Source information
Two RNAs folded together computationally: RNase P RNA and transfer RNA, 440 nucleotides in total. The prediction has a mean pLDDT of 78. It holds a member of the Rfam family "Bacterial RNase P class A". The family's RNA type in Rfam is ribozyme.
RNA sequence: AGAGUCGCCCGGAUCACCGCGUUAUUGAUUGAUUAAUUUCAAUAAAUACCGAGGAAAGUCCGGACUCCAUUGGGCAGAGUGGUGGGUAAUACCCACCCGGAGAAAUCCGCGGGAUUAGUGCAACAGAAAGUAAACCGCCAACGAAAGUUGGUAAGGGUGAAACGGCGGUGUAAGAGACCACCAGUGCACAAAGUAAUUUGUGUAGCUAUGUAAACCCCACUCGGAGCAAGACCAGAUAGUUGGCGUUUGAAUGUGCCCACAUGAGCCAACGGGUAGGUUGCUUGAUUACGUAAGCAAUUACGUAACUAGAUGGAUGGUGAUCCGUUCGCAAGAACGACAGAAUCCGGCUUAUAGGGCGACUCUUCUU
RNA sequence: GUCCUCGUAGCUCAGUGGAUAGAGCAACCGCCUCCUAAGCGGUAGGUCGCAGGUUCAACUCCCGCCGAGGACA
Numbered sequence: 001a002g003a004g005u006c007g008c009c010c011g012g013a014u015c016a017c018c019g020c021g022u023u024a025u026u027g028a029u030u031g032a033u034u035a036a037u038u039u040c041a042a043u044a045a046a047u048a049c050c051g052a053g054g055a056a057a058g059u060c061c062g063g064a065c066u067c068c069a070u071u072g073g074g075c076a077g078a079g080u081g082g083u084g085g086g087u088a089a090u091a092c093c094c095a096c097c098c099g100g101a102g103a104a105a106u107c108c109g110c111g112g113g114a115u116u117a118g119u120g121c122a123a124c125a126g127a128a129a130g131u132a133a134a135c136c137g138c139c140a141a142c143g144a145a146a147g148u149u150g151g152u153a154a155g156g157g158u159g160a161a162a163c164g165g166c167g168g169u170g171u172a173a174g175a176g177a178c179c180a181c182c183a184g185u186g187c188a189c190a191a192a193g194u195a196a197u198u199u200g201u202g203u204a205g206c207u208a209u210g211u212a213a214a215c216c217c218c219a220c221u222c223g224g225a226g227c228a229a230g231a232c233c234a235g236a237u238a239g240u241u242g243g244c245g246u247u248u249g250a251a252u253g254u255g256c257c258c259a260c261a262u263g264a265g266c267c268a269a270c271g272g273g274u275a276g277g278u279u280g281c282u283u284g285a286u287u288a289c290g291u292a293a294g295c296a297a298u299u300a301c302g303u304a305a306c307u308a309g310a311u312g313g314a315u316g317g318u319g320a321u322c323c324g325u326u327c328g329c330a331a332g333a334a335c336g337a338c339a340g341a342a343u344c345c346g347g348c349u350u351a352u353a354g355g356g357c358g359a360c361u362c363u364u365c366u367u
Numbered sequence: 368g369u370c371c372u373c374g375u376a377g378c379u380c381a382g383u384g385g386a387u388a389g390a391g392c393a394a395c396c397g398c399c400u401c402c403u404a405a406g407c408g409g410u411a412g413g414u415c416g417c418a419g420g421u422u423c424a425a426c427u428c429c430c431g432c433c434g435a436g437g438a439c440a
Base pairs, nucleotide, nucleotide: 001363002362003361004360005359006358007357008356009355010354012322013321014320015319016318017317018316020051021050023048024047025046026045028043029042030041031040032039053338057349058348060347061346062345063344064343065226066225067224068223071259072258073257074256075255077222078221079220080219081218082096083095084094085093086092097111098109099108100107101106112217113216118215119214120211121210122209135156136155137152138151139150140149141148142147164182165181167179168178169177183207184206185204186203187202188201189200190199191198192197230279231278232277233276239270240269241268242267243266244265251262252261253260286305287304288303289302290301291300292299293298323336324335325334326333327332368439369438370437371436372435373434374433377392378391379390380389385423394410395409396408397407398406416432417431419429420428
C1' cells in the first nucleotide's frame, strides 16, 4: 500500500418562535356539596419540568404481574437435544469438544440414537441398491463350432452411493480365504480433562452407505388464560323457544378416560340493554460510573441519577448558524437511513443512508 | 392480545421427495367459413412469494422473512 475477518459505538448538533400531551402550581368560571369559597369535580388560561427507539417492528422464545379451588393416576399431545457454566428464566449468552468451509484471521452446525428395538425410502441409470447380485471380462468342463453349464467381485462399465486400501501367499481363475503394513469400527486397559472428548497400547478379520428437518426409540421439561388479565364506582336490563341435567350428577378443575372435590345449572337460536369513569400504570431482574471476582457470559459491593404514560390516541412545524453527502468555476441549491411507545422486562429475528473507534489475518514493497 | 390458512403460467386450480412442473380458460399462428363465432391442429408463456438449510436429489421436509385473507376474546 492492497485484500479481508471480527467486535463496539453514533444515528445530525445548538438557538429562537408557534403548536400538542402528562404532571405540578397559580388565580378565574361553572356544577355539586358544606356552618363556612369548606371540600370535590370539570372547563379554558398562565407559568414550570419532562416528552420515542436501536430496533419502539415481527410476536418467534423466556419471565414478572394478575385471575382461574395450579387435586391424583393413565393415555394422548407439545417442546428441547454435544459437554460444562451464566441467568428470574429461555429455544438466549459464554467457554470448550466434535463435524464442515477457508491459505489465515475467522465463520457455520435443529450436534442424542441408522452396530443391536423394529419398519420404511434410495427415482433414472446399472447385471446387481440391501438374508445381495454374473452384463462384459477371467477360469474350468462339455462341444467340430455356435454355444451350454458351473466357478469368480481382481479388472471394465452405471450411479450421489457398488462390500476398506496396497503388496504378497494361494488358486483352474479368484476372493480377508490367509499373511504383513496402513485406514476405520467395536471391546479392554492406561494417561489427560469436572465433562463432552482426545491420545497411546493391546485385541477381534469385525469391515459398503445415506436418510430419524421419514415413522420411530431414548433422556429431560411442560397446569390454563392473558392488562380487552384483574379490582372498584356509576348506569342500563325483558324475556321467549328447543335440548341435556338435579344423587341414575349439569358445569368447573388442560385434549380424552378413571378416581376425587365442589354441587345446580349448562348448551343452542331469536330478542332486549350497555358502548362511561377510576385504578392496574410505570422506581425497575432500571441506568451511568468506579472497585473486586471470573478466560468469558456474568456476579457482588459502593456512589450518583429519575428518564413518555396517551385512549380517535401527544412527541410536530417554521427560521437561523454549524455538520455530513451530492451537484456547481463560483455564488449557492438539494438532500439527512430504517422507522413511531400502549402492562413491564430479558433475548432472538428482520429493516437501517452515512460515519467513528478498536483488535486481528494474509499478500506485496521499502528501511 | 391469542391463533389459523393460503401464495404454482395473464386468470382459476392440480401436483406421493425422483424424467423437461401440468390441466381448463385467455393470448398468438394456421385450418375451416363469403366474414365472424363455435370447432380442429399447433406454439409461446413459470425466479413454484423471498432467502438459508437437510438430502445424492426439494414445488414438496425444516427454519427465518414478505404479502394476502380469516377466526376468537